This is a predicted structure of a 173-nucleotide RNA (Lysine riboswitch aptamer) from Fructilactobacillus sanfranciscensis. The sequence is in RNAcentral, with records from Rfam and Ribocentre. Rfam family: Lysine riboswitch aptamer. Rfam's curators write: Riboswitches are metabolite binding domains within certain messenger RNAs that serve as precision sensors for their corresponding targets. The coordinates come from a structure-prediction model, not an experiment, and the mean pLDDT is 78.
């Protein structure tokens, strides 16, 4: 001190991402409970073993009547926390269980820039929503080319360990 930049630091996309409380429908007149009638040996457990519990003093299942719900998942206002935000998926551990699994958390590794239509699948009461693949434009970014004085336009492409700024320690001069 021109340049270049490691770590940290501060941002930035856009119907952006996630969690909470509160309301509102829905879930649904469904699960349940009790009485009646048929009915006549089985029924219930969060799946599965394994134990248990009720049942000829009538089980299960159907019909009638009376009662009559919740969790999940959605909108909508607000408030927090953020920009691999957060998702999906394997794998380990931990918790959980009488035991296995299943659901929960935690690291690790893969994919995924973003959100929005169509299409299939999975999940669900539910064609709502979600999670995957594929598809198509749209939008953010940064390299390349060609155009333009310029601003910026337009084709191709990558990929968030990413882009912009900053930036000392170093690097170079």
């Nucleotide at each position: 001190u021109a340049u270049c930049u490691a770590a940290g630091a501060a941002g930035a996309g856009g119907a952006g991402c996630g969690a909470c409380u509160a309301u509102u429908a829905u879930c649904a007149g469904u699960a349940g409970u009790u009485c009646u009638g048929u009915g006549a040996a089985g029924a219930c457990u969060a799946a599965c073993c394994a134990g248990g519990u009720c049942a000829g003093u009538g089980a299960a299942a159907c019909a009638g009547a009376a009662c009559g719900a919740a969790a999940g998942g959605a909108a909508u206002c607000g408030u927090c926390g953020c920009c691999g935000a957060a998702a999906u998926u394997a794998a380990a551990u931990g918790a959980g269980u009488g035991g296995u699994a299943a659901c929960c958390a935690u690291u690790u590794g893969a994919u995924u820039g973003g959100g929005g239509c169509u299409u299939g699948a999975u999940u669900u009461a539910a064609u709502a929503a979600a999670u995957c693949a594929a598809g198509c434009a749209c939008u953010g970014u940064c390299g390349c080319a060609u155009u333009g004085a310029g601003a910026a336009a337009u084709g191709c492409g990558g990929a968030g360990c990413g882009c912009u700024u900053u930036g000392c320690a170093g690097a170079c001069u």